[in-house]
Context: one part of a larger RNA
RNA sequence: GGAUGAACGCUGGCGGCGUGCCUAACACAUGCAAGUCGAGCGAAGCAAUUUGAAGGAAAUCUUCGGGUGGAAUUCAGAUUGACUGAGCGGCGGACGGGUGAGUAACGCGUGGGUAACCUGCCUCAUACAGGGGGAUAACAGUUAGAAAUGACUGCUAAUACCGCAUAAGCGCACAGAGUCGCAUGACUCAGUGUGAAAAACUCUGGCGGUAUGAGAUGGACCCGCGUCUGAUUAGCUAGUUGGUGGGGUAACGGCCCACCAAGGCGACGAUCAGUAGCCGACCUGAGAGGGUGACCGGCCACAUUGGGACUGAGACACGGCCCAAACUCCUACGGGAGGCAGCAGUGGGGAAUAUUGCACAAUGGGGGAAACCCUGAUGCAGCGACGCCGCGUGAGUGAUGAAGGUUUUCGGAUCGUAAAGCUCUGUCUUUGGGGAAGAUAAUGACGGUACCCAAGGAGGAAGCCACGGCUAACUACGUGCCAGCAGCCGCGGUAAUACGUAGGGGGCAAGCGUUAUCC
Repeated sequence: GGAUGAACGCUGGCGGCGUGCCUAACACAUGCAAGUCGAGCGAAGCAAUUUGAAGGAAAUCUUCGGGUGGAAUUCAGAUUGACUGAGCGGCGGACGGGUGAGUAACGCGUGGGUAACCUGCCUCAUACAGGGGGAUAACAGUUAGAAAUGACUGCUAAUACCGCAUAAGCGCACAGAGUCGCAUGACUCAGUGUGAAAAACUCUGGCGGUAUGAGAUGGACCCGCGUCUGAUUAGCUAGUUGGUGGGGUAACGGCCCACCAAGGCGACGAUCAGUAGCCGACCUGAGAGGGUGACCGGCCACAUUGGGACUGAGACACGGCCCAAACUCCUACGGGAGGCAGCAGUGGGGAAUAUUGCACAAUGGGGGAAACCCUGAUGCAGCGACGCCGCGUGAGUGAUGAAGGUUUUCGGAUCGUAAAGCUCUGUCUUUGGGGAAGAUAAUGACGGUACCCAAGGAGGAAGCCACGGCUAACUACGUGCCAGCAGCCGCGGUAAUACGUAGGGGGCAAGCGUUAUCC
């Protein structure tokens, strides 16, 4: 000199773009962060319409016995619904988001290999979709429990499940058309209307399914090289090193097992110990190099701690399951519930780091045929001079060199065209009006924002550090080895340009200094 995720002191007008727990991977109140599909399924509820049965009001007739009449209501059923929330089922919760504890390792980087591998959704091609069966949730009843949650009995469906044939695999009925049927009608024809369901069928289209092959994408494994410090760590190793045979896996392999052999690694640093996520990059430097690994991007690892598997194309799974542990909470003491290193937010720690905001309008993701729903991803807004960049705090004129301050050799000198005064301008700001693009067929959180126009008025906007040398910038007073300064040299003991204050001058400027760290 440059740099920073900075902090501290003094000061502080505006805007744009970025950026913001580096410490306790400490503990967390509350809300939200992963759902969706009724075009897979059955039942329930609600609303409307409607059918049947029971019922029998008003009114009316009457020979007073009753008749006609059919409302309310109840029960059972049917149809319809962009209706409702549970359940079965499908797909997605393995992505997206967070953190860096662990890891010195094929973890990462780079270059290869797999004749040793897998791959849902997507694309292409070929072939196919026949015929059956038994359950179960929901629901109803009984019942245990404070609750969480169950138990038993009964009923029911499917694109759920299981056989048969087969190389393999069994479809929804959404749209249109037709046949056919149903209602209306005494009947027939025609016509009209409804239709998934008052039996069904065919064709076309739509959306799916199965098998095989190929592709694409994503992943798995192996190898060469590179990857911090310590020898005041020198020996380490028993599934250890190799073989044979098996098991296991998507797959190779001591990955695991039985047997056999006695190997394997190491001063080219094994083992042990310490530290650490790695890289693209970032900072510095002429470069070589040195330092760093915040933000953004790639990979890895983790999800209170430790272990385990299940499901699945994919996990040994942050907002899934089981076990153990610590902690917190509920309890009727028998037993249960929880996991912010998601977004906000709280306590704590700390020198130190933000809102319990708005919206799915855009981009992207999940589900769905779609409409659409969900999305603290994301887009925005809020807070912080934390950083970078830009702008402003006025311009011209103005000598009586005013007043005032400081100084003085008392003549003056200086602040100083500086101020006042006069003439202007209107950036930013203020007030009023208009008002986008981003997204179009329609839909805008941002936002009445950006931007534009008009009006007003110099009005609302300058500080900080330093002035002995290094190092740009000097005098006066106070103090008197005191009080103090200080990065180094060093200043201060009565004339201190070095302490404190003032005036002046110097440097930078919405910042300026200090501290810390790196080159």
This is a predicted structure of a 519-nucleotide part of an RNA (small-subunit ribosomal RNA, 5' domain) from an uncultured bacterium. Model confidence (mean pLDDT): 80 of 100.